The prediction has a mean pLDDT of 77. A computed fold for a 144-nucleotide RNA from a Candidatus Nanopelagicales bacterium, annotated as c-di-AMP riboswitch aptamer (ydaO/yuaA leader).
RNA sequence: CGCGCUCAAUCGCCGGGCCUUCCCGCCUGGUGAGCCGGGGACCCAAUCACCUGGGGCGAAUCACCGCACGGUCACCGUGCGGAGUAGGGCACCUCUCUUGCCCGAGCCCGUCAGCUAACCCGGUCGGCGUGGAGAGGAGCCCCU
Numbered sequence: 001c002g003c004g005c006u007c008a009a010u011c012g013c014c015g016g017g018c019c020u021u022c023c024c025g026c027c028u029g030g031u032g033a034g035c036c037g038g039g040g041a042c043c044c045a046a047u048c049a050c051c052u053g054g055g056g057c058g059a060a061u062c063a064c065c066g067c068a069c070g071g072u073c074a075c076c077g078u079g080c081g082g083a084g085u086a087g088g089g090c091a092c093c094u095c096u097c098u099u100g101c102c103c104g105a106g107c108c109c110g111u112c113a114g115c116u117a118a119c120c121c122g123g124u125c126g127g128c129g130u131g132g133a134g135a136g137g138a139g140c141c142c143c144u
Stems, first nucleotide, its partner, number of pairs: 003129004010033009034124006044114001053112001054109004062084001064082008087103004092137007
């Protein structure tokens, strides 16, 4: 630099800066489109008791075992580890077969939020480099 994967995370325009000037490119501020998320009526749902505050993004949930620690201690919580699991991803697209690999985290709000038209608010980062086979379809490159 090109082509791809994950993810909402892509594209365009204007201004400033860097690059000797220009083009290209990069950084940065703003703005628009696309995509994504949250709040927010009627109606509907919910409405009790105990314990426990509650909620959001995300595939990332649930329980078991071991060790350590803490507490209001025969129960609960936190951290680390093990082996699983709901669920999720894998190279043009869809389907089928096979079954290979991987993930199964983390973060945020702050006592507050069900759904929700109008309306309001916000995000558009980051991390990576390819299982196999068949059928159908689409596209790209080169030459003429």
Its Rfam family is "c-di-AMP riboswitch aptamer (ydaO/yuaA leader)". Rfam links the family to the GO terms regulation of gene expression and cyclic-di-AMP binding.